[in-house]
RNA sequence: GGCGGCGUAUCCGAAUUGGCACAGGAGGCAGACUUAAAAUCUGCUGCCGAAAGGUAUGUGGGUUCGAAUCCCACCGCCGCUA
Numbered sequence: 001g002g003c004g005g006c007g008u009a010u011c012c013g014a015a016u017u018g019g020c021a022c023a024g025g026a027g028g029c030a031g032a033c034u035u036a037a038a039a040u041c042u043g044c045u046g047c048c049g050a051a052a053g054g055u056a057u058g059u060g061g062g063u064u065c066g067a068a069u070c071c072c073a074c075c076g077c078c079g080c081u082a
Base pairs, nucleotide, nucleotide: 001081002080003079004078005077006076007075010026011025012024019065027045028044029043030042031041032040046055047054048053058074059073060072061071062070
């Protein structure tokens, strides 16, 4: 250089193939239990905002009523190949 795959929350990761975005787990915070811890249980946990609400699937565009999903370019990682 060529070809292929991947990129979703703080981390891992689902979204059954265009139709409610983040199910589930880890971690964190608070509480219950305990003399105190551990374990267990309960609640909360992207960003902006006082709230209402808005925004967010690597980045920027496009197609579509509607995109994490399809198309284009770019960025990063992995593999194969020269």